[in-house]
Small-subunit ribosomal RNA from an uncultured bacterium, 1397 nucleotides, folded computationally. It matches the Rfam family "Bacterial small subunit ribosomal RNA".
């Protein structure tokens, strides 16, 4: 000393956790010892019981045990009785003192109670100390007891007897007291000294010694002074609420009296009418106050256990008594409640002493020992009392100390736990050897704490007439310990008896395996858990603390989050709507003086204990104990005079005042005007007018709108007009006149600080809104009605009342906004206006823009500050609850002002930055549209795909990017699905082990088959690369998860984009760069720039394709020149053609246009022109896209089954929807018949010619070809002819029948294909939808690939071959800039109300 948490990510405002210290605590798990503290925080709730306050015979009377001696009597001569002296336990009484200490508690109490610092000239003090002075003399009761008597008890009554240190008189007296006086002081009453006069007292007690009228000691009286303890009074502190603003009648004072120790309305009588109080009275709420304790750097905050000081209280309220002290914790008395007893009549109690019970609670001890010590009562004294105190006990409550072992020790043991199986960790840990004994068990000695008093004895002093006595010192002896046979010590014993609890995503040290599957749980915040959880449990391991650890409460810390130190208020909370000005606070220059403030010396105080620092003094150490100092403060006094402040005198630069000008929609009243609306009148005129995106309602033939003249009313004031101007703000706009308020220049005559600010207070204060009374033209909330619309209580029309206007009154609020309180001061410039001056230069006042320093979170502010400073005011403390409740003030209501809590959230919020997004803009593209062909969408079928069936219809694929998709082809097989059989180390792989034989085929039998037999055959092996049998290790898995992966694939998208180093710049995220102006098919090129440069992309290199040219000519070709039926053969190498290499296009040329740029438009040439055309080619990345069923693979789950193997079914079902195709609907056509031209493949288990048979499908056949050779192979469309003539047809062909071909083990379910017959639906297709810009669409046929067969799919090849593109407003997708923004899972976002649940 920080830290995590809003965001995608910054910054930053702000609130919440958290990390530390503490504790009279609780509770969870655990628990070896010792020392030394601490221990009803709650019910000041009731209490059972025993103890906590008495003593003193040396104050008094009385009873008078036991013991002792002496005497008499009985006799068992040592016992028993009596009687006397004695003695004094023990007992109640009277007296004295003590009981007001000491202990306990915090209910009261906001208060001279506390704390501090004073005062008393206004007081009081038993017992003690010192000093003075006495202590005479007498007197009557009464308790105790005796007697009788009342009560149940408690407690009493009546007679009668007795004592004192008990009580009552007289005597004695002033240095006490009162009065009156004289000097001195003093501070008003007073106070010292001195004088007169009045007044008040006592126990001849006790002991002790002595024996003379005595000494001594405790008492006792009267007084002075000390000490001690209290008692009063002030000044300053001392808790919250103003949703408590007004209190108060003994109240304030004043005279007098009376009360008290004692001042004093302290109480009374009379008079005054006063006292507090926003510097917060009063009330309500809460609370014992402080030393001090706990945190804090510190200021401060919280606290008031335990020790200490003070108060208060003593069952609740009230009250005197006694006393020196009480209004009295273990005391009366009344009254109350509650408990108890009770003869019912009455009577008795107070644990907030120590223990204790009960109760209440989360919670707090023994009915303990002792007066040894320390104190304290009494007492001459011994000695008694002392729950006070010492001291033990329970209890990890809290600080502090010990200890549970130490050294060795690697086979890295066993075992746990993981694993890539190799191994790593628990781990020198353990065992094992070797030592030690704190602690602990056992015995043995064993303290300090004791000192005084007292007592006896000796001696000295002073004592006395003399002694003695008592006293005081001094030595000597006697005696006293609860703790306790305890600490400390010795000895012996054994490693033996003694370690736990949190946590381990992240803040925060410390991971990893299993179970778990948004379940169970966890969490201090953030959050974790939905099948691979470092976060839940549990195991190991590892961290932290240790007799404890953790948890929960609570307070201070951090938290500068209440900010005096040390915050803020343009947008994050936060400036009051604006001005006056009281109280308050601040306050200009100079001088003298004061000396309150301020500085600085002294002197006091500031209690001890505590802390902090020092010593290092006692307990072996420490905690704890001892000692020395400081103690920030009050007071009080002495200097000093800057500075505030008070005074006294001045000053003129703030602020007023006059003078001389000056601009202005500042205000108010009156009046006057011109335009426009609208109403009435009349006149002209005649069907319409208004109104909207269209309309409708209204309005008009009863004459409307329109036009023209006349008149009414009312409210607003066009140009001018301006980031122009006035005004404190709100606001202020036609001209004029009166009245008024503030400004500004300019001068420098007057005043002399007269300022600033301003809680309260007063006064203004938009619009709406209210009262009362007038006015009303236009406009228009409410309403009316037409429209729109799902509906429209809206927006849009037609109307239309409050009201807008005016006086007079009231509300008192606005985003009353520059979202900026006010004054002053001082801080670069640049430039525009508006109003003075100035001869200009310039300068004062305002009202803008830009912009340095600085500030700011950033935006942005910036002489009109959001900069530097100073002064006063107001506000502000997380969000939501809420400006909301309730109170109180206003108001005529409406409402305004003040203004919270309970609960709830972890963020709410701000500036700014990257995406996406926008029914925002700009710019641009693409068969996106738009303009053109041709189709789907209606039929049939064909195929998939959804449903639904079914034993099974196996899985997958699902907007664009699934649906003739995986599947380049489901009769068996494929096949994964279902049903039956049937196998279990298994259909396939490796090891081991054992037999040595017989595998594969074939044949025969049983069976649907798998398979079993059996027979032949003889591959292959020969200790083993074969076959069989076995055991377990594993084999298998088309099980699962593609949201665990790899690997491929789709899509945006062949879109023009994606990015990065180094540098600026920005706290930063992030930007530049990639953006701008131009261009391009292109982030394609150019040119500008804080950018410079690279990289993936585009492009180009690749393949074809389209012209040439060389080379090469068989199996291709055929001009000459021969031959043939025929490039058939001879020959050519020209040409097509085939395949190699070249060559060609590059905006190269020209001419424009462009910015002398890139390019772009025309042209020439050229086979081809601006990428020549068509292909492969697919950047960063985005959809958890698809795919565990291609393959691979983790991890689950299976293991006589989810495997494998057989047969036979299904994958081909059908009420139904929908993709995607094929064939139609017909004359650009259908059939006939005749006829031309491709191009690209394919081919040996192949393609298969010629010929021959069949209507055909084929069938026979078997040339020839591993192909530029033979063969599939007749290409169709077109052409020529003919026919058919608009029909459901000579279209169309499905759909059935029969009868055949063909493949194949086998065509039933479930092939294709042929003949012949039948001949359905359909006459160009709703809303909607799709393809496609040239050899393209349309449209024709041809081959291939899978394949035994099996295509309308798909994948390929040629013929024939259009028609439109004006343009980019609109749809869809995208690119690029730029705005908005509460979105970022990103518009299929966010997100409000209302019902439901």
């Nucleotide at each position: 000393a920080g830290a995590g948490u809003u965001u995608g990510a910054u910054c930053c405002u702000g609130g919440c956790u958290c990390a530390g210290g503490a504790c009279g605590a609780a509770c969870u798990c655990u628990g070896g010892c010792g020392g030394c503290g601490u221990g009803c925080c709650u019910a000041a709730u009731a209490c059972a019981u025993g103890c906590a306050a008495g003593u003193a015979g040396a104050a008094c009377g009385c009873u008078g045990a036991a013991g002792a001696c002496u005497u008499u009597a009985g006799c068992u001569u040592g016992c028993u009785a009596a009687a006397g002296u004695u003695g004094g336990a023990a007992g109640a009484g009277u007296u004295g003192c003590g009981a007001a200490c000491g202990g306990g508690u915090g209910a009261g109490u906001a208060a001279c109670g506390c704390g501090u610092a004073g005062g008393u000239a206004a007081c009081c003090u038993g017992c003690c100390u010192a000093c003075u002075a006495g202590c005479g003399g007498g007197g009557g009761a009464u308790a105790a007891c005796u007697a009788u008597u009342g009560g149940a008890a408690a407690c009493g009554a009546u007679a009668g007897c007795u004592a004192a240190u008990a009580c009552c008189g007289c005597a004695u007296a002033a240095c006490a007291g009162c009065a009156u006086u004289u000097a001195a002081c003093a501070c008003a009453u007073g106070u010292u000294a001195g004088a007169u006069g009045c007044u008040u007292g006592a126990a001849a007690g006790a002991a002790g010694c002595a024996a003379u009228u005595g000494c001594u000691u405790c008492a006792c009286u009267a007084g002075u002074a000390g000490a001690u303890g209290g008692a009063c009074c002030u000044g300053c502190g001392u808790u919250g609420u103003a949703u408590u603003a007004g209190c108060u009648a003994g109240u304030u004072g004043g005279u007098g009296a009376g009360g008290u120790a004692a001042a004093g309305g302290c109480u009374c009588a009379c008079c005054a009418a006063g006292g507090c109080g926003a510097c917060g009275a009063u009330a309500c709420a809460u609370a014992g106050c402080c030393g001090a304790c706990c945190u804090g750097a510190g200021a401060g905050g919280g606290u008031g256990a335990u020790c200490g000081g003070c108060c208060a209280c003593a069952c609740u309220g009230g009250g005197a008594c006694u006393g020196a002290g009480a209004c009295a914790c273990g005391g009366c008395c009344c009254a109350g409640a509650c408990u108890c007893c009770u003869a019912c009549g009455g009577g008795a109690g107070g644990c907030a002493g120590c223990a204790g019970u009960a109760g209440g609670g989360a919670a707090u001890c023994u009915u303990c020992g002792g007066c040894a010590a320390u104190g304290g009562g009494g007492g001459c004294a011994a000695c008694c009392c002392u729950g006070a105190c010492c001291g033990a006990g329970c209890a990890a409550c809290g600080c502090c100390g010990c200890g549970u072992g130490a050294g060795u020790g690697a086979a890295g043991a066993a075992g746990g736990u993981u694993u890539u199986c190799g191994g790593a960790u628990c781990g020198u840990a353990a065992a094992g050897c070797u030592c030690u004994g704190u602690u602990g068990u056992a015995a043995g000695a064993g303290a300090a704490g004791a000192a005084c008093g007292u007592g006896u004895g000796u001696g000295a002093g002073a004592g006395u007439g003399g002694a003695a006595a008592g006293u005081u010192c001094a030595c000597a002896c006697a005696g006293u310990g609860a703790c306790g046979g305890u600490a400390a010590c010795u000895u012996a014993c054994c490693a033996g008896a003694a370690a736990g609890c949190c946590a381990c995503g992240g803040c925060u040290a410390a991971c990893u395996a299993c179970g778990u599957g948004c379940c169970a749980g966890c969490a201090g915040c953030c959050g974790c858990g939905g099948u691979a959880a470092u976060a839940c449990g549990u195991a190991g391991g590892u961290g932290g603390c240790a007799a404890g650890c953790g948890u929960u409460a609570u307070c201070c810390g951090g938290a500068u989050u209440u900010a005096u130190u040390g915050g803020g208020c343009g947008u994050a909370a936060a400036g009051g709507g604006u001005g006056c000005g009281c109280a308050g606070u601040c306050g200009g220059c100079u001088u003298g003086g004061u000396a309150a403030g301020u500085c600085u010396g002294a002197g006091u105080u500031g209690a001890a204990a505590g802390u902090g620092c020092g010593g290092g003094g006692g307990c072996u150490u420490a905690a704890c104990c001892c000692c020395g100092u400081a103690u920030u403060g009050g007071c009080u006094u002495g200097g000093a005079a800057a500075c505030u402040a008070g005074u006294a005198a001045g000053c003129u630069a703030g602020a007023g005042u006059g003078c001389a000008g000056g601009a202005g929609a500042g205000g108010u009243u009156a009046g006057c005007g011109g335009a426009a609306c609208u109403c009435c009148a009349u006149g002209u005129g005649u069907a319409g007018c208004g109104g909207u995106a269209a309309a409708a309602u209204g309005c008009a033939u009863a004459g409307a709108u329109a036009u023209a003249u006349g008149g009414a009313a009312g409210a607003a004031c066009a140009c001018c007009g301006g980031u122009g101007g006035c005004g404190a703000a709100g606001g202020c706009g036609g001209c004029u006149a009166a009245c008024u308020g503030g400004c500004c220049u300019g001068u420098a005559a007057c005043u002399g600080a007269c300022g600033a600010u301003g809680a309260g207070g007063c006064a203004c204060g938009a619009a709406a809104g209210c009262g009362u009374g007038g006015g009303g033209a236009g406009c228009a909330a409410a309403u009316a009605g037409g429209a729109u619309u799902a509906g429209a209580u809206a927006c849009c029309c037609u109307a239309g009342u409050a009201g807008u206007c005016c006086a007079c009154g009231c509300u008192g609020u606005a985003a009353a906004c520059g979202a900026u309180g006010a004054a002053u001061a001082c801080u670069a410039a640049g430039u525009g206006u508006u109003g003075g001056g100035g001869a200009a230069a310039c300068u004062c006042a305002g009202c803008g823009c830009u912009g340095u320093c600085g500030c700011a979170a950033a935006c942005g502010c910036a002489a009109u500050a959001a900069g530097u400073a100073u002064u006063c005011c107001g506000c502000c403390u997380g969000g939501g609850g809420a400006g909301u409740a309730u109170g109180u003030a206003c108001g005529c209501a409406a409402g305004u002002a003040u203004g919270a809590a309970a609960c709830u959230c972890a963020a709410a919020g701000g500036a700014a930055u990257u995406g996406a997004c926008g029914g925002g803009g700009g710019c641009c593209c693409g068969c996106a549209c738009a303009a053109g062909c041709g189709g789907u969408g209606g039929a049939u079928u064909a195929u998939g795909u959804g449903g639904u069936u079914u034993a099974a219809u196996u899985c997958g694929a699902u907007g664009c990017a699934a649906c003739g998709c995986g599947a380049a082809g489901a009769a068996c097989c494929u096949u994964a699905c279902c049903a039956a059989g049937u196998c279990u180390u298994g259909a396939c792989a490796u090891c081991c082990c054992u037999g040595g034989c017989g595998a594969a085929g074939c044949u025969a039998u049983a069976g649907a088959g798998a398979u079993a037999u059996a027979g032949u055959a003889g591959a292959g092996g020969u200790u083993a690369u074969c076959c069989g049998g076995g055991a377990g290790a594993c084999a298998g898995g088309u099980g699962g998860u593609g949201c665990a992966u790899g690997g491929u694939u789709g899509u945006c998208g062949u879109c023009a984009g994606c990015u990065c180093g180094u540098g600026u710049c920005g706290u930063g995220a992030g930007a530049u760069g990639u953006u701008g102006g131009g261009u391009u098919a292109a982030g394609u090129c150019c040119c500008g720039c804080a950018a410079c440069g690279a990289g993936c992309g585009c492009a180009a290199c690749c393949c074809u394709u389209g012209u040439c040219g060389u080379u090469a000519g068989u199996u291709a070709c055929c001009a000459u020149c021969a031959u043939u039926a025929a490039g058939u053969u001879g020959g050519g190498g020209a040409c097509u053609c085939u395949a190699a290499c070249g060559a060609g296009a590059c905006u190269g040329c020209c001419g424009g246009u462009g910015a002398c740029a890139a390019a772009c438009c025309g042209g020439a040439g050229g086979a081809a022109g601006g990428u020549g055309g068509g292909g492969a080619u697919g950047a960063c990345g985005u959809c958890a896209a698809a795919u565990c069923a291609u393959c691979a693979u983790g991890c689950c789950c299976u293991u006589u089954a989810u495997g494998a193997c057989u047969u036979g079914g299904g994958c081909u079902a059908c009420a139904c929807a929908c993709g995607u195709a094929a064939u139609a609907c017909a004359a650009u056509g259908g059939c006939g018949c005749a006829u031309a031209c491709a191009g690209a493949g394919g081919g040996a288990a192949g393609c298969g010619a010629a010929g021959c048979c069949g209507c055909g499908a084929g069938g026979u056949g078997g040339a020839g070809c591993a192909a530029a050779u033979c063969c599939c192979a007749u290409a169709a469309a077109g052409u020529g002819c003919g026919u058919c003539u608009c029909a459901g047809u000579u279209c169309g062909g499905a759909u059935c029948g029969u009868a055949g071909u063909c493949u194949g083990c086998a065509a039933c379910c479930c092939g294709a294909c042929u003949a012949c017959g039948u001949g359905a639906a359909g006459u160009u297709g709703g809303a909607a939808u799709c393809g496609c810009u040239a050899g393209u669409a349309a449209u024709c046929g041809c081959g291939g690939a899978u394949c035994a067969g099996c295509a309308u799919g798909c994948c390929g090849c040629g013929g024939u071959g259009a028609a439109u593109a004006c343009g980019u407003u609109c749809u869809c997708g995208g690119g690029c800039c730029u705005u908005g923004c509460a979105c970022u899972c990103a518009c299929c976002g966010c997100c409000c109300g209302u019902c439901a649940a």
The RNAcentral record of the sequence draws on ENA and SILVA.